[in-house]
About this RNA:
This is a predicted structure of a 74-nucleotide RNA (transfer RNA) from an Actinomycetota bacterium. Its mean pLDDT, the model's own confidence on a scale to 100, is 81. Lineage of the source: Bacteria > Bacillati > Actinomycetota. Its Rfam family is "tRNA". About the family: Transfer RNA (tRNA) molecules are approximately 80 nucleotides in length.
């Protein structure tokens, strides 16, 4: 330089070829429980879906670009 796959919560990760409230498990924070801890049970809080842009009546999903991360060729 070419060509592929990814990027969604504090960490790993899902979201069923667009549809109205974006979710899960560990972590955080509170209460219940204990004589404390732990576990465990309830509740909760945390997200500009990497960024600009465009397509639509509507985008985490489609396109264009940019940025990173990883693999191939060369």
């Nucleotide at each position: 330089g070419g060509g592929g796959u990814c990027u969604u919560a504090g960490c790993u990760c899902a979201g069923c070829u667009g549809g109205u409230u974006a979710g899960a498990g560990c972590g955080c924070g509170g209460c219940g429980u204990u004589g404390a801890c732990a576990u465990c049970g309830c509740c909760g809080a945390g997200g500009u879906c990497a960024c600009u842009g465009g397509u639509u009546c509507g985008a985490u999903c489609c396109c264009a670009g940019u940025a990173g991360a990883c693999c191939c060729c060369a």